[in-house]
Molecule: Guanidine-I riboswitch aptamer
Organism: Nocardioides rubriscoriae
RNA sequence: GCGAGGCGCCCCUAGGGUUCCGCUGCUCCGGCAGGCCUGGUCCGAGAGGGGAGGCGCGGCCCACGAGGAGGUGGCCGCGUUCCACGGCGGGAUAAAAGCCCGGGAGGC
Numbered sequence: 001g002c003g004a005g006g007c008g009c010c011c012c013u014a015g016g017g018u019u020c021c022g023c024u025g026c027u028c029c030g031g032c033a034g035g036c037c038u039g040g041u042c043c044g045a046g047a048g049g050g051g052a053g054g055c056g057c058g059g060c061c062c063a064c065g066a067g068g069a070g071g072u073g074g075c076c077g078c079g080u081u082c083c084a085c086g087g088c089g090g091g092a093u094a095a096a097a098g099c100c101c102g103g104g105a106g107g108c
Stems, first nucleotide, its partner, number of pairs: 007053001009051004015043002020040002022037001023034004054080008064070001083103001085106001089101003
């Protein structure tokens, strides 16, 4: 000095807090406080799991073509990886986080 690419989406989990519910306490019974309350709702992973789609490759079938080459469409199979240490700080929401900035900075 260089170091490409690694698709988004949905469901779930590790994890996360406290809008709502529940729970606990107080109450002038209207409510108020508490997440240092296991929870339900809720948020939720690039480096966790699953799914369909898209994309790539292969096989078979089919229209065209000359039973070829080429190639539209359909179905099936496989792959979408080998990998992946990681802040501080900031942002959203009620709030927080393994969320977003971010496969970023940096490190190796």